Predicted 3D model of RNase P RNA and transfer RNA as a complex of 452 nucleotides.
RNA sequence: GCAGACUGGACGGCCGCUGCCGGGGAGCGCAAGCGAGCCGGUGGAGGAAAGUCCGGACUCCGCAGGGCAGUGUGCCGGAUAACGUCCGGGACCGGAGCGUCAAGGCUCCGGGACGGCUAGUGCCACAGAGAAUAUACCGCCCCGAUUUUCGGAUUGGGGUAAGGGUGAAAAGGUGCGGUAAGAGCGCACCGCUCCGACGGUAACGGCGGAGGCAGGGUAAACCCCACACGGAGCAAGACCAAAUAGGGAACAAGCCGGCAGCAAUGCCGUCGCGUGCUGGCCCGGCGCGCCAAAGUUCCGGGUAGGUCGCUGGAGCGUCGCAGUAAUGCGCCGCCAAGAGGAAUGGCCGUCCUCGACAGAAUCCGGCUUAUAAGUCUGU
RNA sequence: GCCGGAGUAGCUCAGCUGGUAGAGCAGCUGAUUUGUAAUCAGCUGGUCGGGGGUUCGAUUCCCUUCUCCGGCU
Numbered sequence: 001g002c003a004g005a006c007u008g009g010a011c012g013g014c015c016g017c018u019g020c021c022g023g024g025g026a027g028c029g030c031a032a033g034c035g036a037g038c039c040g041g042u043g044g045a046g047g048a049a050a051g052u053c054c055g056g057a058c059u060c061c062g063c064a065g066g067g068c069a070g071u072g073u074g075c076c077g078g079a080u081a082a083c084g085u086c087c088g089g090g091a092c093c094g095g096a097g098c099g100u101c102a103a104g105g106c107u108c109c110g111g112g113a114c115g116g117c118u119a120g121u122g123c124c125a126c127a128g129a130g131a132a133u134a135u136a137c138c139g140c141c142c143c144g145a146u147u148u149u150c151g152g153a154u155u156g157g158g159g160u161a162a163g164g165g166u167g168a169a170a171a172g173g174u175g176c177g178g179u180a181a182g183a184g185c186g187c188a189c190c191g192c193u194c195c196g197a198c199g200g201u202a203a204c205g206g207c208g209g210a211g212g213c214a215g216g217g218u219a220a221a222c223c224c225c226a227c228a229c230g231g232a233g234c235a236a237g238a239c240c241a242a243a244u245a246g247g248g249a250a251c252a253a254g255c256c257g258g259c260a261g262c263a264a265u266g267c268c269g270u271c272g273c274g275u276g277c278u279g280g281c282c283c284g285g286c287g288c289g290c291c292a293a294a295g296u297u298c299c300g301g302g303u304a305g306g307u308c309g310c311u312g313g314a315g316c317g318u319c320g321c322a323g324u325a326a327u328g329c330g331c332c333g334c335c336a337a338g339a340g341g342a343a344u345g346g347c348c349g350u351c352c353u354c355g356a357c358a359g360a361a362u363c364c365g366g367c368u369u370a371u372a373a374g375u376c377u378g379u
Numbered sequence: 380g381c382c383g384g385a386g387u388a389g390c391u392c393a394g395c396u397g398g399u400a401g402a403g404c405a406g407c408u409g410a411u412u413u414g415u416a417a418u419c420a421g422c423u424g425g426u427c428g429g430g431g432g433u434u435c436g437a438u439u440c441c442c443u444u445c446u447c448c449g450g451c452u
Stems, first nucleotide, its partner, number of pairs: 001379007009351007017044007027034002046357001050368002053366005058233004070229005075089005090114001092111007115224002120222002122218003137164002139160009172190006191213001192211005198205002237308004247299005254273002256269005274288001278292004315334003319330004352355001380451007389404004398435001406422005428444005
């Protein structure tokens, strides 16, 4: 230096803020009980409380079951409540060392969105002859014609992907043979594809055989395959519940007696008793006919306000066991903020290495970002 | 606290199924005019908020981070 784990000024005094407990009790209440000021005790930010990037718990709404769409994840195995997290392994890439003529190879360290372009479709600017059905610009070679200072030059046809040039990328690489020149055209080695058995839970590995090579790159392009996901979020939600406004219902219905009539009904009553008498239907009268408004009473929803959710939990610590590990299990012990304008601050003293980043708001597991100084382990 | 959206020239905005970023206004120069404005011609001006990744190549795709805006009692 790098990697990992941990600490995040220490001790004491005084004055404050805030949650809880206890004691006392002014006061309220028929009582049960509630209970201000006051006194005492006790708890009071973090490794990230942050960003809100993932995953869960919890709550409400939705839902017969399944699918489509959408979003996300993506080597293999394991851990977990779950995850895009963690652990272990594999292949690949980078670095160092060893080895080799040079590679292939072996060891160690580090890295991470690492399924599929051989399902289909798309894109690959500029440059370049040609950018995916390959391509003939220069060059190389062959043949013909013309010309010649016999070296060659010009032109036409054809062969050729070895060489040059362009590009991020040019259709396996190196070497030998071969050829007019070339070319997996042939061969050896390396790479690649397919098949077989073997080892491994698997990713995969090494081995054997076959094939001259098909299949450029891009999926953090559409997409395909596999798997996962219902939506919203504690300002979720539950309970109690004023004033005002608004909603609904009831109060308006009639009742009693006598007489007439078969009846419907009509008439009358110590102003019969009770109720109403504001407007409209219906601008003449009558009608306890209808409707609406107002008023009274009651009901229900909801607001202010209050209570719960609220912190004892996938909790923390020692030890033991299982496991390479992540982690799980068991015993014992512990309780460590919980507000609702929102608390954790100030002063003094002593000491040191002179103190960074920053502060809870439903909770938990991760990731990411910020961070002075110090401790331990490995290298 | 929870949930959404946007950062591109001095200002307001385009451009986002990747290929060297444009428009209007503003600024500067010239023309026109007696002069100014308007008009016409031309020019200048960009770490595409910062960092990293994917790709041959990123304003655009992905991750992270900063700033600003909005909604929910």

It holds a member of the Rfam family "Bacterial RNase P class A". By type it is a ribozyme. Its mean pLDDT, the model's own confidence on a scale to 100, is 77.